Molecule: transfer RNA
Organism: Candidatus Sungbacteria bacterium RIFCSPLOWO2_01_FULL_51_34
């Protein structure tokens, strides 16, 4: 230099162009003599930047930036 795949919550990940979501973790009530574990419940998001399509973009289309694999 070329290709290819990923960037979405504190972490691992979902997400058909139509209001962002699960486990986990934290927080808060309950239950226990008390932690745990286990029931509730709220909360946390500039969807990786910049532009373009479109009435509407995390998603579709350039272009860049980081992470990973590959050809040379």
């Nucleotide at each position: 230099u070329c290709c290819c795949c990923g960037g979405u919550a504190g972490c691992u990940c979902a997400g058909c162009g139509g209001u962002a979501g699960a486990g986990c973790g934290g927080c808060u009530c309950g239950c226990u003599g008390u932690u745990a574990a286990c029931g509730a419940g709220a909360a946390g998001g500039u969807c990786c930047c910049a532009g373009g399509u479109u009435c509407g973009a995390a998603u579709c289309c350039u272009g860049g930036c980081c992470g990973g694999g590959g050809a040379g």